[in-house]
Predicted 3D model of a 76-nucleotide RNA (transfer RNA) from a Planctomycetaceae bacterium. NCBI's taxonomy places the organism under Bacteria, Planctomycetota, Planctomycetia, Planctomycetales, Planctomycetaceae. RNAcentral holds the sequence, with entries from ENA. It matches the Rfam family "tRNA". Its family is annotated with triplet codon-amino acid adaptor activity in the Gene Ontology. The coordinates come from a structure-prediction model, not an experiment, and the mean pLDDT is 81.
RNA sequence: GGUCCCUUAACUCAGUGGCUAGAGUGCCAUCUUCACACGGUGGAAGUCGCUGGUUCAAAUCCAGCAGGGACCACCU
Numbered sequence: 001g002g003u004c005c006c007u008u009a010a011c012u013c014a015g016u017g018g019c020u021a022g023a024g025u026g027c028c029a030u031c032u033u034c035a036c037a038c039g040g041u042g043g044a045a046g047u048c049g050c051u052g053g054u055u056c057a058a059a060u061c062c063a064g065c066a067g068g069g070a071c072c073a074c075c076u
Base pairs, nucleotide, nucleotide: 001072002071003070004069005068006067007066010025011024012023013022018056027043028042029041030040031039049065050064051063052062053061
């Protein structure tokens, strides 16, 4: 330098055009306990990496950029 893949909650991931973006773990409150853990119930937490484009409508499609990864090439 080239090709391909990934980027969504604190973490691991789902969601492949259509109402308000979800799950598990974790976190907070509460119930239970003498207390802790486990367990039950409820809750908070997101510029969907950034910018622009397409569309009536974009996390989803397209382009550029940024970060991460795999392979190839180059380089002694």